[in-house]
């Protein structure tokens, strides 16, 4: 230098025929137990990497940048 992929809640990750953002664990609070631990309930947490652009609207389509993985040279 060039292809291709990845970035979404603390952490692992879903969502891609463009209209609701979300599970699991974890945290908070409540109930059950003599107490942790467990199980139930309910709650908080998110500039969707980051910038423009199209659209009536965009995690999703184009570009363009950051970071990583990965293959060609």
């Nucleotide at each position: 230098g060039g292809g291709g992929g990845a970035u979404u809640a603390g952490c692992u990750c879903a969502g891609u025929u463009g209209g609701g953002a979300g599970a699991g664990c974890g945290c908070u609070u409540g109930a059950a137990u003599g107490g942790c631990a467990u199980u139930c309930a309910a709650g908080a947490g998110g500039u969707c990497a980051g910038g423009g652009g199209u659209u009536c609207g965009a995690a999703u389509c184009c570009c363009c940048u950051a970071u990583c993985c990965u293959c060609c040279a």
Predicted 3D model of a 73-nucleotide RNA (transfer RNA) from Thermogutta sp. Rfam family: tRNA. By type it is a transfer RNA. Rfam's curators write: Transfer RNA (tRNA) molecules are approximately 80 nucleotides in length. It was read from a public genome assembly. NCBI's taxonomy places the organism under Bacteria, Planctomycetota, Pirellulales, Thermoguttaceae, Thermogutta.